Notes: Model confidence (mean pLDDT): 80 of 100. The part of an RNA shown here (large-subunit ribosomal RNA, domain IV) has 344 nucleotides and comes from a Candidatus Collierbacteria bacterium. Taxonomically the source falls in Candidatus Collieribacteriota (Bacteria, Bacteria candidate phyla).

[in-house]
Context: one part of a larger RNA
This record gives sequence, structure tokens and C1' cells, in this order.
RNA sequence: CUCUUCUUAAGGAACUCGGCAAAUUAGCUAGGCGUAAGUUCUACGAGAUGCCUUGCCCAGGUUAAGAUCUGGGCUACAACAAAAGAGUAUAAAGCGGCUGUUUAACAAAAACACAGGUCUGUGCAAAAGAGAAAUCUUAAGUAUACAGGCUGAAACCUGCCCAGUGCCGGAAGGUUAAAUGCGUGGGUGACCAGAAUCGCAAGAUUUUGUGAGCCUGCAAUUGAAGCCCCGGUGAACGGCAGCAGUAACUAUAACUGUUCUAUGGUAGCGAAAUUCCUUGUCGGGUAAGUUCCGACCUGCACGAAAGGUGAAACGACUUUAUAACUGUCUUGAGAAGAGACUCG
Repeated sequence: CUCUUCUUAAGGAACUCGGCAAAUUAGCUAGGCGUAAGUUCUACGAGAUGCCUUGCCCAGGUUAAGAUCUGGGCUACAACAAAAGAGUAUAAAGCGGCUGUUUAACAAAAACACAGGUCUGUGCAAAAGAGAAAUCUUAAGUAUACAGGCUGAAACCUGCCCAGUGCCGGAAGGUUAAAUGCGUGGGUGACCAGAAUCGCAAGAUUUUGUGAGCCUGCAAUUGAAGCCCCGGUGAACGGCAGCAGUAACUAUAACUGUUCUAUGGUAGCGAAAUUCCUUGUCGGGUAAGUUCCGACCUGCACGAAAGGUGAAACGACUUUAUAACUGUCUUGAGAAGAGACUCG
């Protein structure tokens, strides 16, 4: 010097991002009394917080017995539970209802789950899922069931917009595939008919017309779903304005006008886990407070199941304050042990 453990005058968080760490407290093996706000009314909060007793001896009462109880006395007493082990408490705020689950080995949380709510699909050979398939799960279940999405106990509630996108329903009209093939173009071209040339003839060759068949195009007509179209639907994806003017101080604007839009943000909350400007302004707490609590509303950029607002209980969650407590600190000091160092 390092590590582990312990003690410390006076002060007592001045330390520090932060009381991190340490200290305080002490369930049960002894008892008595008493206990607030709040609240979902409770076997909740609650072991709240808090106050008191405690040794030994004698007598009495009580009892089945003991404990408990009453009175008196004693001292080396204001007696503290053999040792070890063994809650700090309070006042508020945020988030999540709760017990639970999670990143095995840097994250335990406000994340996930949850009971409850709601929407959608599915009538059983179910929907959904795995598998080229057989088949299987769902389920040896049957809509009080199963699957999927969102929300997340209970309480009070959950506003407006269906123009866009999606989904559901509709079927008059428009459009529309394969297919159908009225009609028609081109190519080739049999049979048949005519003509010309050659030949005694049989016939051969050439050519013209008609044109079956075959090949290859175009194509009217008919033709479903879908789309266009019509309607519905937000606890579907989502969205929920701007500019002017106006009241008898000023300020403000209940009011008015105007533009655009599918509709212009309702209740509630609000500098918030959301507020840039911002340490907003006011109030509280402090001698002093960028944090905290209560308000205001000018919401850069809250808002109603990607739920809104309150809220008891709960939390190794986050934030603020107080009491107690302490070597965290002022500010050091000392002790024990293990290393380090020297010798071997």
C1' cells in the first nucleotide's frame, strides 16, 4: 500500500447524479394498552404511528393445576428476554390495479401476462393452423365452444367524421377473361367447265373460270366474379382547420363575416414519462430549490379501448421531503486478520 472486519471526540448528509455504502430499527422463544387520514367498507390500511411493564422474596385470592390478579418487602435495580438470528418509520407524487412472467451470463421495469371489456370469424368434414399429400392440432370439444385483433381489475365515462383506405351488403346500368364464331381477308387448291398448242389417235402440256377441302388472320354477338356504381360500418386503418372584425378605460371576445373541409377535438386532463421557447408565471417547502408539490393555460406537438379521468390495496419500480441514524462527509485516527515486503 491492497483486501476483509471493527472502533471513533465534536458535528450529523455539509458527501454524492442519488443517503450508494454503512448505521439505526428488531418478528418469534415475555406481556399489557392503544392506534390516524384514506378506502373498492374491509379478516383493508395495521405489526400503522405510538405508550407502558419486565429482577428476586413473602402473604392472600383465583384455578383441577398452572398462568393471570391483589398487597407487602429486598438491592449489587431503574432489572430488557442464553447466544446466534431477528422490521427503520413517516408525508406526498408518477406509472402499473393486484399475486405472477421476462432479456440463462450487463436491463426485473412503467415492459409481458392477467381477471374483466369489446370487435371479428366459425354450424362441425367448423373457422384457424401444420403438411406438395395421407393425415394431424383445434377436440374424443360444438357458439356459455373454438380461433384471431385491440384494450387491460372494479368506479365515472368512452364525443364528432363513412370523403380516402379496408371490410360487409346490393344488384339496375357501364366495363370485362376463357369460350362462342354472324361475317370476312390471305395462302394453297381437288373435282368440273372452257380455250390454246402438239399429236393420225389415245392423250400430253399450258392457260382461264368456278371453287370443295385444308392452312392462317381479323371479328359482330353471347359471356361470371371483379372494378366503376349504390348503401352500411370507427372498441375497422385513420382524421378531428384557417383568416379577419366586434363590448361605454384598457384588455379580452359570448357575437359576426369569410375561405376550405368528410368532420373541424366534446367530457376530462394539461409546462405532463408528452412543453421547443423554459430554470414559463404565481403559490408552497429551504437561509438559498434547473428537481419536487399545488395552481394557471400561451396544449411547438394531450384526449377518450394504439382508451380518457380519478383511485384504496400492492411494488427489490421512478421522483421529492421529514424524523431517526450513522466515518458518506468536515478530517482524519486507531485496532485485528490475510496478502504485499525482508530473511529462510